[in-house]
Context: one part of a larger RNA
Molecule: small-subunit ribosomal RNA, central domain
Organism: uncultured prokaryote
RNA sequence: CUUGGCCGUAAAGCGCACGCAGGCGGUUUGUUAAGCUAGAUGUGAAAGCCCCGGGCUCAACCUGGGAAUAGCAUUUAGAACUGGCAGGCUAGAGUCUUGGAGAGGGGAGUGGAAUUCCGGGUGUAGCGGUGAAAUGCGUAGAUAUCCGGAGGAACAUCAGUGGGGAAGGCGACUUGCUGGUCUAAUACUGACGCUGAGGAGCGAAAGCGUGGGGAGCAAACGGGAUUAGAUACCCCGGUAGUCCACGCCGUAAACUAUGUCAACUAGCCGUUGGGGGUCUAGACCUUUAGUGGCGCAGCUAACGCAUUAAGUUGACCGCCUGGGGAGUACGGUCGCAAGACUAAAACUC
Repeated sequence: CUUGGCCGUAAAGCGCACGCAGGCGGUUUGUUAAGCUAGAUGUGAAAGCCCCGGGCUCAACCUGGGAAUAGCAUUUAGAACUGGCAGGCUAGAGUCUUGGAGAGGGGAGUGGAAUUCCGGGUGUAGCGGUGAAAUGCGUAGAUAUCCGGAGGAACAUCAGUGGGGAAGGCGACUUGCUGGUCUAAUACUGACGCUGAGGAGCGAAAGCGUGGGGAGCAAACGGGAUUAGAUACCCCGGUAGUCCACGCCGUAAACUAUGUCAACUAGCCGUUGGGGGUCUAGACCUUUAGUGGCGCAGCUAACGCAUUAAGUUGACCGCCUGGGGAGUACGGUCGCAAGACUAAAACUC
């Protein structure tokens, strides 16, 4: 590389979307004839293979003739399919309009509860902590309680297999900026689409750089316990960090361990956002876009999945090929670093 088989849990879906090239692409008319189909001609050496003969006593072997031959070139014809060109269509995709829901994003401002600290009042001997204690705090007046103030961080209830987002992730309130999405009904554009190697963007936490901030929590660290020991679990403290701005890092069980898009294939029950209808105005019926539970056919090694498929298919991408060595070494690219990405072999079972 090819053929074949796979990728929920056995090895295997890139963390996620955007998108150049490439691959693939709705319906119809005409045309073309590149692919395609058929014919003809040339070529396709000899030997070999195959067929019919001949020669060694047979055979192997040798020998005569014939047939066959992928492909390539030229040419003629065909026009269903794919492609090209030209034109049309509206079922894919999108635009305008009407309404709607929402913790979608980023900015500014505001609020209350709680913790801590500070000041003041009341008040007195304990508080705190645990399995039990001790370290710790407290007569220099703590804990408790009341009033006032400061500051930082997070937003109880509402809250819901609820919502919105591509994923990461998003939850107090107000405001202005902004993305996506759903809905109804015309109108409009007329295949404008799908996927996507490279690429570039986003990307929890931790970590890094510079400057702020620092209430609580808390790696490291100190102490007290426990224990044979206890570099832990428990307790008292406590610094980075956690927060903000800007810039890096680019990884996670980044999980639905399930790539994206499209079509088709029994149902039943719940729930969220819309639409339509019926009536007794409270429900019911129906239709969509989500989100859950169960379940048939089918699939699966089983577990299970089952219109939100792991069913039946198509398009495109990614990925796997026994365990260890190893996601390591070396090299390269990126990074301030930590390290990330790419990625072997010897050897061994």